RNA sequence: CAAGCUGACCGGGCAAUCGCGGGCCGGUUCUGCCGGAACGAGGAAAGUCCGCACUCCACAGGGCACGGUGUUGGUUAGCCGCCAGGUGGGGCGACCCACGGAAAGUGCAACAGAGAGGAGAUUGCCUGCGCUUCGGCGCAGGUGAGGGUGAAACGGUGUGGUAAGAGCACACCGGCGCGGCUGGUGACAGCGGCGGCCAGGUAAACCCCAUCGGGAGCAAGACCAAGCAGACGUGAGAGGCGGCCCGCCUCGGUGAACGUCGGGUAGGUUGCUUGAUCCGGUUGGUAACAACCGGGCUAGAUAGAUGAUUGCCGCUCCAGUUGAUGGAGUACAGAAUGCGGCUUACAGGUCGGCUUGGUAG
Numbered sequence: 001c002a003a004g005c006u007g008a009c010c011g012g013g014c015a016a017u018c019g020c021g022g023g024c025c026g027g028u029u030c031u032g033c034c035g036g037a038a039c040g041a042g043g044a045a046a047g048u049c050c051g052c053a054c055u056c057c058a059c060a061g062g063g064c065a066c067g068g069u070g071u072u073g074g075u076u077a078g079c080c081g082c083c084a085g086g087u088g089g090g091g092c093g094a095c096c097c098a099c100g101g102a103a104a105g106u107g108c109a110a111c112a113g114a115g116a117g118g119a120g121a122u123u124g125c126c127u128g129c130g131c132u133u134c135g136g137c138g139c140a141g142g143u144g145a146g147g148g149u150g151a152a153a154c155g156g157u158g159u160g161g162u163a164a165g166a167g168c169a170c171a172c173c174g175g176c177g178c179g180g181c182u183g184g185u186g187a188c189a190g191c192g193g194c195g196g197c198c199a200g201g202u203a204a205a206c207c208c209c210a211u212c213g214g215g216a217g218c219a220a221g222a223c224c225a226a227g228c229a230g231a232c233g234u235g236a237g238a239g240g241c242g243g244c245c246c247g248c249c250u251c252g253g254u255g256a257a258c259g260u261c262g263g264g265u266a267g268g269u270u271g272c273u274u275g276a277u278c279c280g281g282u283u284g285g286u287a288a289c290a291a292c293c294g295g296g297c298u299a300g301a302u303a304g305a306u307g308a309u310u311g312c313c314g315c316u317c318c319a320g321u322u323g324a325u326g327g328a329g330u331a332c333a334g335a336a337u338g339c340g341g342c343u344u345a346c347a348g349g350u351c352g353g354c355u356u357g358g359u360a361g
Base pairs, nucleotide, nucleotide: 001357002356003355004354005353006352007351008350009349010348012313013312014311015310016309017308018307020040021039024036025035026034027033028032042332046343047342049341050340051339052338053337054217055216056215057214061246062245063244064243066213067212068211069210070209071085072084073083074082075081086099087098088097089096090095100208101207105206106205107202108201122147123146124143125142126141127140128139129138130137131136155173156172157171158170159169160168174198175197176195177194178193180191181190182189183188221270222269223268224267230261231260232259233258234257237251238250239249240248277296278295279294280293281292282291283290284289314330315329316328317327318326319325
């Protein structure tokens, strides 16, 4: 210098004018009005995909069903999160990706192909018999070695063996199963032994094993205020309770529940933002993270405020020039109870660490 890998961060700035939101302060003629200073969207506020807090449903019960998760250890309030490992795969490398079980059972696999799973004679090879125009042909049987199809064809190489062949037998290699020793908390790794056992793929197909999960959600829930009117019909169940059953509780012929008609409300307060919080430091830990110390307060609207205009500057593109100057543009998006994650969108830019290759000293 070039090509890459990876981590962290910013995501327009300043000024003036006019506005909006909630609280605070001051004034006033006080259900109101006026003035003032400060504060007022994000890295994803998004998708609502996970996990919690909080609230109500009975004190949240038992079983089935259903659903989530799935290598080991740690971390955490918790997780489909994160950190550190393990094994396998990709890359020259920095680095990246994947993760229970296919040897319990069932199912599935387009096209091609003879055959798609304890399979398969299409071609080929071999043996016997028959025929022959002596090139071969037909029939019966053996053969999974060679060719061909396919994403995938029932271990690989060699030797023996055989009519031809084949784990048929043997040697080595690979896989699997059983069992042992050593190291490791563990996943697992290393080294011996035995068995020809050779077993294809798919579990985001059913399923099996392990483990977790009660439901609904801030329009939860609590309180205040205002308002209303019942009638008719059927007649024994209804609700808490959710997909089902059990069990428990409450209401019900003094009328449950359902149906038809009719009537009332559309306000306010709270929950609400001080919190598993943010910033800095120390200590422990490889790290995620934790403990301690110091400091900070940082939206709370309710049809929804957080904006608009102008000027200067920054950045990108175009024209013009290589001094001016002019024009256009400046991302994705946007709170609605809060928090931790994941995923997705994003103009442009900054910094750190590392890899490979080239050049010069």